[in-house]
RNA sequence: UUUUGUUGUGCCAAACUUGCUGUGAAGCAAGGACGGAAAGCUAUGGGUCUUUAAGAGUAAGAUCGCCAGGCUGCCAAAA
Numbered sequence: 001u002u003u004u005g006u007u008g009u010g011c012c013a014a015a016c017u018u019g020c021u022g023u024g025a026a027g028c029a030a031g032g033a034c035g036g037a038a039a040g041c042u043a044u045g046g047g048u049c050u051u052u053a054a055g056a057g058u059a060a061g062a063u064c065g066c067c068a069g070g071c072u073g074c075c076a077a078a079a
Base pairs, nucleotide, nucleotide: 001079002078003077004076005075011036012035016031017030018029019028020027021026034065040071041070042069044068045067046066047063048062049061050060051059
C1' cells in the first nucleotide's frame, strides 16, 4: 500500500419510553439495544418522507442506520 472481517477490550446505537425544539418529515438529551467494520463525515445522483397547495414539481425542507458517489479512518489477519 492492497485485500479481507474470525476474535471485539474499546466504539456507534434501531424500535420503544421520557423531556425539549419544529406546522411537519425529523433533530437534540437521557434511558434502552435491533443491529453495524465505516451505522465516521459529506445531501453530489437516485429513492423515500414532510410543508405550502385544488393538484403537481421545477419551490422550501428531512433522511448518509435506503442505494450509489466523494473524503477520511481504529483494530486484527493475509499478501

Predicted 3D model of a 79-nucleotide RNA (c-di-GMP-I-GGC riboswitch aptamer) from Sulfurovum sp. AR. Its mean pLDDT, the model's own confidence on a scale to 100, is 76.